The RNA shown here (transfer RNA) has 71 nucleotides and comes from Bracteacoccus aerius. Its Rfam family is "tRNA". Rfam describes the family as follows. Transfer RNA (tRNA) molecules are approximately 80 nucleotides in length. Model confidence (mean pLDDT): 81 of 100. Lineage of the source: Eukaryota > core chlorophytes > Sphaeropleales > Bracteacoccaceae > Bracteacoccus.
RNA sequence: GUGGAUAUAGUUCAGUGGUAGAACGUCGAGUUGUGGCCUCGAAGGCCGUGGGUUCAAACCCCACUAUUCAU
Numbered sequence: 001g002u003g004g005a006u007a008u009a010g011u012u013c014a015g016u017g018g019u020a021g022a023a024c025g026u027c028g029a030g031u032u033g034u035g036g037c038c039u040c041g042a043a044g045g046c047c048g049u050g051g052g053u054u055c056a057a058a059c060c061c062c063a064c065u066a067u068u069c070a071u
Base pairs, nucleotide, nucleotide: 001071002070003069004068005067006066007065010024011023012022013021018055026042027041028040029039030038048064049063050062051061052060
């Protein structure tokens, strides 16, 4: 240089056009002599950036950025 993959919650990851989710973590409550385990609840995202298509985009298209693989 060329081609491909990935980018979504604090972390690891789902989500193939129609209200963004799980596990762990964090906070609160219950339980316990205290802590842990366990149970219940809550907070935390304008989905890497900028455009385009569409009635409607995390999802389709283009460019860019970062990481990564092959050559």